Predicted 3D model of a 129-nucleotide RNA (SAM riboswitch aptamer (S box leader)).
Rfam family: SAM riboswitch aptamer (S box leader). Gene Ontology term of the family: regulation of gene expression.
The coordinates come from a structure-prediction model, not an experiment, and the mean pLDDT is 81.

RNA sequence: UUCUUAUCAAGAGUAGGUGGAGGGACUAGCCCGAUGAAACCCGGCAACCGACAAACCUUUGUUACCAAAGGAAUGCACGGUGCUAAUUCUUGCAGAAAAGCUGUACUAAGCGAAUCUGGGAGAUAAGAG
Numbered sequence: 001u002u003c004u005u006a007u008c009a010a011g012a013g014u015a016g017g018u019g020g021a022g023g024g025a026c027u028a029g030c031c032c033g034a035u036g037a038a039a040c041c042c043g044g045c046a047a048c049c050g051a052c053a054a055a056c057c058u059u060u061g062u063u064a065c066c067a068a069a070g071g072a073a074u075g076c077a078c079g080g081u082g083c084u085a086a087u088u089c090u091u092g093c094a095g096a097a098a099a100g101c102u103g104u105a106c107u108a109a110g111c112g113a114a115u116c117u118g119g120g121a122g123a124u125a126a127g128a129g
Base pairs, nucleotide, nucleotide: 001129002128003127004126005125006124007123008122013042016041017040018039022032023031024030026092028090029089043084044083045082048080049079050078052075053074056071057070058069059068060067061066088121093118094117095116096115100111101110102109
């Protein structure tokens, strides 16, 4: 750096320390920030992978007890990551339906806020090249 799979509506400092102006991936918005941004440290949150514990299930030992092997709801922050303003802050493409607007003599036609669905992009984990 590429591909695959899973997840992205919950949670985590309302005065912790250093640091000093920027930050929320990108676009357009809209926000956060000297009542202190990024970054680092500390604290915290979370069960994706591993470890450990484990109700229970399967097989075998002729049955029960029990043992061995395999699996496992769940628990646990011990190891590897991750996360710690706002739904991944909203949005970018397509569709559904639609308040309303333009328009017409009436139709037709066009636009379309808020809403919903799918996709794209992105993030993280695990695996593969």